Predicted 3D model of a 328-nucleotide part of an RNA (large-subunit ribosomal RNA, domain IV) from an Oscillospiraceae bacterium. Lineage of the source: Bacteria > Bacillati > Bacillota > Eubacteriales > Oscillospiraceae. Rfam family: Bacterial large subunit ribosomal RNA. Its mean pLDDT, the model's own confidence on a scale to 100, is 88.
[in-house]
Context: one part of a larger RNA
RNA sequence: UUCGUGGUUAAGGAACUAGGCAAACUGACCCUGUAACUUCGGGAUAAAGGGUCCUCCCCUCCGGGGGAGGCGCAGAGAAUAGGUCCAGGCAACUGUUUACCAAAAACACAGGACUGUGCCAAGCAUAGAGGCUAUGUAUACAGUCUGACACCUGCCCGGUGCUGGAAGGUUAAGAGGAGAUGUCAUCGCGAGAGAAGCAUUGAAUUGAAGCCCCAGUAAACGGCGGCCGUAACUAUAACGGUCCUAAGGUAGCGAAAUUCCUUGUCGGGUAAGUUCCGACCUGCACGAAUGGUGUAAUGAUCCGGACGCUGUCUCAACCACGAGCCCA
Numbered sequence: 001u002u003c004g005u006g007g008u009u010a011a012g013g014a015a016c017u018a019g020g021c022a023a024a025c026u027g028a029c030c031c032u033g034u035a036a037c038u039u040c041g042g043g044a045u046a047a048a049g050g051g052u053c054c055u056c057c058c059c060u061c062c063g064g065g066g067g068a069g070g071c072g073c074a075g076a077g078a079a080u081a082g083g084u085c086c087a088g089g090c091a092a093c094u095g096u097u098u099a100c101c102a103a104a105a106a107c108a109c110a111g112g113a114c115u116g117u118g119c120c121a122a123g124c125a126u127a128g129a130g131g132c133u134a135u136g137u138a139u140a141c142a143g144u145c146u147g148a149c150a151c152c153u154g155c156c157c158g159g160u161g162c163u164g165g166a167a168g169g170u171u172a173a174g175a176g177g178a179g180a181u182g183u184c185a186u187c188g189c190g191a192g193a194g195a196a197g198c199a200u201u202g203a204a205u206u207g208a209a210g211c212c213c214c215a216g217u218a219a220a221c222g223g224c225g226g227c228c229g230u231a232a233c234u235a236u237a238a239c240g241g242u243c244c245u246a247a248g249g250u251a252g253c254g255a256a257a258u259u260c261c262u263u264g265u266c267g268g269g270u271a272a273g274u275u276c277c278g279a280c281c282u283g284c285a286c287g288a289a290u291g292g293u294g295u296a297a298u299g300a301u302c303c304g305g306a307c308g309c310u311g312u313c314u315c316a317a318c319c320a321c322g323a324g325c326c327c328a
Stems, first nucleotide, its partner, number of pairs: 002323008011314002015312001020309001028052005037042001039148001053070007071075001083307004088302002090299002095107002111146007123132002149294004154224003159221002161217005168212003174206002179201005186193002225243005252286001253283001264280005
């Protein structure tokens, strides 16, 4: 002199930084006191304050309480022991997860719904026997989706799927056997014809499910328009016209975990705010169990702000221990 781990620091106090990361503040027990909101349980140790040692006296239910006095910078005298608040996103919650870069908004969840299954159940697994489900029986079991709770969950069955239907069309093997061909007895001078049998082939007719067809079904897979005109300033269009569709997006929400243009515009917060909060709606490209919108509580979650606090910083200094380095 460099690094690491601890410790202290004038004045300021986040000016650091992607970001208060890290550190600091807070902390135990007793007393007072405690807001919005709320599912009335919570929120809550909310917040905000006060006390804590020793001696003597008094009271005592023996836990402690009251009074007088005393000492120190400091009385939970060391150590262990919440920083707090405000406003949002997401997920209800406790839980689970990428053993060794991700703990989350992902998974699960109670609750909701649909579908299958009547018992030798469906489903799974399986060569067979046997097995799981289940020594269960539809308040059961299996599969799929959603995901507490509150308020709700609109329209479309044309396509795809599933369920039901059976009149008609189509349709396999099989059944059927018209006809054809080969061979040949026989007939014929010959060309040729050709019974039976044995072979090869084979039309009509008959023939199930499926498909076509007819219905149902969206908490099945999914889908949910365009152009033009119109009101006594302008603007806008409750209204009208037209084309297309199976039907044209309802409630609610909306620059959003979704908004390209975009740092949209307005308001709030700041001296100054691409983030944040509240609105607006022009939704490039929200939207209702691929759930929509809210929501107390909860969260090593994510975003924004404030108070307190601090060596994060202005701007660095010193101390202790350890390592490096140099010398022996």